[in-house]
Context: one part of a larger RNA
RNA sequence: UUGGGUCUAAAACAUCCGUAGCUUGCCGUUUAAGUCUCUUGUGAAAUCCUACGUCUCAAGCGUGGGGCUUGCAGGAGAUACUGAACGGCUAGAGAUCGGUAGACGUAAGGAGUACGCCGGAGGUAAUGGUAAAAUAUGUUAAUCUUCGGUGGACUAACAAUGAGCGAAGGCACCUUACGAGGACGAAUCUGACAGUGAGGGAUGAAGGCCAGGGGCGCAAAACGGAUUAGAUACCCGUGUAGUCCUGGCAGUAAACACUGCUCACUAAACAUCGGGCCCUCUUCGGGAGGAUUCGGUGCUGAAGCGAAGGCGAAGAGUGAGCUACCUGGGAAGUAUAGUCGCAAGAUCGAAACUU
Repeated sequence: UUGGGUCUAAAACAUCCGUAGCUUGCCGUUUAAGUCUCUUGUGAAAUCCUACGUCUCAAGCGUGGGGCUUGCAGGAGAUACUGAACGGCUAGAGAUCGGUAGACGUAAGGAGUACGCCGGAGGUAAUGGUAAAAUAUGUUAAUCUUCGGUGGACUAACAAUGAGCGAAGGCACCUUACGAGGACGAAUCUGACAGUGAGGGAUGAAGGCCAGGGGCGCAAAACGGAUUAGAUACCCGUGUAGUCCUGGCAGUAAACACUGCUCACUAAACAUCGGGCCCUCUUCGGGAGGAUUCGGUGCUGAAGCGAAGGCGAAGAGUGAGCUACCUGGGAAGUAUAGUCGCAAGAUCGAAACUU
């Protein structure tokens, strides 16, 4: 609970697509459902207001008038707005075309340094590790040098502590193939086709699970050595799941900018990325610089906003549309039921009691 909010106090779904719903450009004609006007009927009585009457007065009661009943129904009109039907338009939206930037995706192929292992050669007593050590490795020849082979993972510098792309998660060696989206420009086409989005669907880091591969390094668990009063740790030596690939499941994160999406409007300065357009210089090139415009990423900041920190054309400003969510702390994201899952668990989600 007809109210106020959601960056940080409780509260923006992890992200997108999209059904219903809600909302929705400009012009014209028709209609008259909403809307407005008039009218008729109905809207019990009591109650309320008022006048008169009546119980000797009053309260009370009776009669008349008014009002209330905010509504519903019928009829006659109005047509600005909303709706409905029809026709038209191009400023929104989409398509097309042009050149264009990009770690955007999927698949295949290739490369590189390091590391481990194996083999050959050289070489001899140490190596490794730490604050110091020890466990550990080594005369069955290690560590080290060099040559060759092999294996899996990864992708230095460029690189931005102001880059880029993607809806988010995320994406970085090179090449190719197949896909996707964006900004800019042209104004060729469609002609409101739009916005949001309950349910629903898809995607979704790491870790986890199932099946089959793979396993260099790293490394939960585990073991050993130290440290310590103890040391189920921090440090050291080993080391299994896992990390990698293929196919499935799971569906959560401080999934964060702790900021939902869309549209319009509202000072400036600076930096940077992409496109357009114009100018200057030029060694004429894959060059350099400047002005302007559209789109992105940042930083400072007027007005304004805010409890403040701060935000400030990428708003937390001024307005509009739609959605989600919040309502003291704890109990508790627990219990129960449902749904989903192989499980782990996820999702939805209380109360008693306490304060």

This is a predicted structure of a 355-nucleotide part of an RNA (small-subunit ribosomal RNA, central domain) from an archaeon. It was read from a public genome assembly. The prediction has a mean pLDDT of 85.